Predicted 3D model of a 524-nucleotide part of an RNA (small-subunit ribosomal RNA, 5' domain) from uncultured Dokdonia sp. Model confidence (mean pLDDT): 84 of 100. Lineage of the source: Bacteria > Bacteroidota > Flavobacteriales > Flavobacteriaceae > Dokdonia.

[in-house]
Context: one part of a larger RNA
RNA sequence: GGAUGAACGCUAGCGGCAGGCUUAACACAUGCAAGUCGAGGGGUAACAUUGUAGCUUGCUACAGAUGACGACCGGCGCACGGGUGCGUAACGCGUAUACAAUCUACCUUAUACUGGGGGAUAGCCUUUGGAAACGAAGAUUAAUACCCCAUGGUAUUAUUAAUUGGCAUCGAUUAAUGAUUAAAACUCCGGUGGUAUAAGAUGAGUAUGCGUUCUAUUAGCUAGAUGGAGAGGUAACGGCUCCCCAUGGCGACGAUAGAUAGGGGUCCUGAGAGGGAGAUCCCCCACACUGGUACUGAGACACGGACCAGACUCCUACGGGAGGCAGCAGUGAGGAAUAUUGGACAAUGGAGGCAACUCUGAUCCAGCCAUGCCGCGUGCAGGAAGACUGCCCUAUGGGUUGUAAACUGCUUUUAUAUGGGAAGAAUAAGAUCUACGAGUAGAUUGAUGACGGUACCAUAAGAAUAAGCACCGGCUAACUCCGUGCCAGCAGCCGCGGUAAUACGGAGGGUGCAAGCGUUAUCC
Numbered sequence: 001g002g003a004u005g006a007a008c009g010c011u012a013g014c015g016g017c018a019g020g021c022u023u024a025a026c027a028c029a030u031g032c033a034a035g036u037c038g039a040g041g042g043g044u045a046a047c048a049u050u051g052u053a054g055c056u057u058g059c060u061a062c063a064g065a066u067g068a069c070g071a072c073c074g075g076c077g078c079a080c081g082g083g084u085g086c087g088u089a090a091c092g093c094g095u096a097u098a099c100a101a102u103c104u105a106c107c108u109u110a111u112a113c114u115g116g117g118g119g120a121u122a123g124c125c126u127u128u129g130g131a132a133a134c135g136a137a138g139a140u141u142a143a144u145a146c147c148c149c150a151u152g153g154u155a156u157u158a159u160u161a162a163u164u165g166g167c168a169u170c171g172a173u174u175a176a177u178g179a180u181u182a183a184a185a186c187u188c189c190g191g192u193g194g195u196a197u198a199a200g201a202u203g204a205g206u207a208u209g210c211g212u213u214c215u216a217u218u219a220g221c222u223a224g225a226u227g228g229a230g231a232g233g234u235a236a237c238g239g240c241u242c243c244c245c246a247u248g249g250c251g252a253c254g255a256u257a258g259a260u261a262g263g264g265g266u267c268c269u270g271a272g273a274g275g276g277a278g279a280u281c282c283c284c285c286a287c288a289c290u291g292g293u294a295c296u297g298a299g300a301c302a303c304g305g306a307c308c309a310g311a312c313u314c315c316u317a318c319g320g321g322a323g324g325c326a327g328c329a330g331u332g333a334g335g336a337a338u339a340u341u342g343g344a345c346a347a348u349g350g351a352g353g354c355a356a357c358u359c360u361g362a363u364c365c366a367g368c369c370a371u372g373c374c375g376c377g378u379g380c381a382g383g384a385a386g387a388c389u390g391c392c393c394u395a396u397g398g399g400u401u402g403u404a405a406a407c408u409g410c411u412u413u414u415a416u417a418u419g420g421g422a423a424g425a426a427u428a429a430g431a432u433c434u435a436c437g438a439g440u441a442g443a444u445u446g447a448u449g450a451c452g453g454u455a456c457c458a459u460a461a462g463a464a465u466a467a468g469c470a471c472c473g474g475c476u477a478a479c480u481c482c483g484u485g486c487c488a489g490c491a492g493c494c495g496c497g498g499u500a501a502u503a504c505g506g507a508g509g510g511u512g513c514a515a516g517c518g519u520u521a522u523c524c
Base pairs, nucleotide, nucleotide: 001524002523003522004521006520007519008518009517010516013376014375015374016373017372018371019369020368021334026332027331028330030329031328032327035076036075037074040073041072043069044068047067048066049065050063051062052061053060054059055058083287084286085285092212093211094210095209096208097207098206099205102204103203107200108199109198110197111196112195113194114193115149116148117147118146125138126137127136128135129134155180156179157178158177159176160175161174162173163172164171165170185192186191213259214258215257220250221249222248225247226246227245228244230242231241232240262284263283264282265281266277267276268275269274289310290309291308292307293306312323313322314321315320340366342365343364344363348362349360350359351358352357379410380409381408382407390401392399393398416460417459418458419457420456424451430445431444432443433442434441435440436439468513469512470511471510472509473494474493475492479508480507481506482505483504489496490495
């Protein structure tokens, strides 16, 4: 000198764009953060409409009849999105390969199929236990829930044969025979689904080469340990697991142990080589009160799922129960220190749905903070008798503050007031038309804006509404007076201060930056 997720002191006019618990992965009150589908189902608790009946004429009762829909069965989603950096020195990450050792819901393409039957169960109803959480028994009912049968292939599997390819294990293709495994309906008749197989896309899994902090005041480590045959298990290879057999395997090219740490793209600095960092944003990994376990599922060993154990907090009728902010706000604590218990789904995206739409603390916006970067302003031009007064200095002549002011002319950014006022919106449902081929495509029309009456524009009047901070001995730009008298104090280093201190304190003057300026901390 540059830099910062900064803090502190003094000061402070505005805007744009960013950023904002670096500490206790400490504990959490409250609200919200994952639902959706009635075009799968039985239905009707609430609301509305309609109808019927009764009359007291605006109420009551009844009717799933309609719109819808609480709870329930079922489907899809909840494995994404969002948070944090505890752990991890590891194929975790980065990079380059491999899978002839693998899986992949939704989506796309292609082919074929979608036949028949059955028994339950939730809900509802009746009874009943419990303070509650939550149950128990009986009767009864539906489905795209569950089960059985049929059919079936280039699927799976066994045997046999043939062709062909490869870097090894080995792969691909074809044929024959046997065995095994499918499906679900709904409909506004336009469609939407379901099953099997093949291929693609996407996502994931696994393996390997190389790279990846410090300590030798850590030198030996290892028994599923190293390898083999077999079996089990997995989507898949493998000591992944198990029985048996062998005794191997790693290590001064640093094993093992200990300490520290998420990794990368990137960021800071530097001419570079290097050195330092890993906030925001993006990719990967790990975690979800602590430890463990599996279930469901295409996918989890699952942040707002389950079970067990533990610590903690809460409720209790003492028998027993409930909870998990490292989601968004917010609270306490810790700390030098870090924001609102805000608005909207209008846009972008996500889930469900044919769609309308619903949900979305993702996201988009607003609020707070000079935390940073950038921009703008606090006037401009003229004006010397270098005015008077004042402060300060003085050799008492004067000098300086100083074109500064007054005064004259001009401007109105900004602030204030009034008025106008966006882009961000693309399209969806619906309607009309055109093209071809029933359906799709295109054209025209056609709701919707949180931000926000915001940005922006115009008009009005008036210099009006707006400057501080640090420093002035040398390094280092900027000097005098007074006070103090090794005192009070200053100080980054050298060093100042003991009676004329340009170094302390004040004043005048000056210098440097400027809505900031200094100090502290850290890195180069």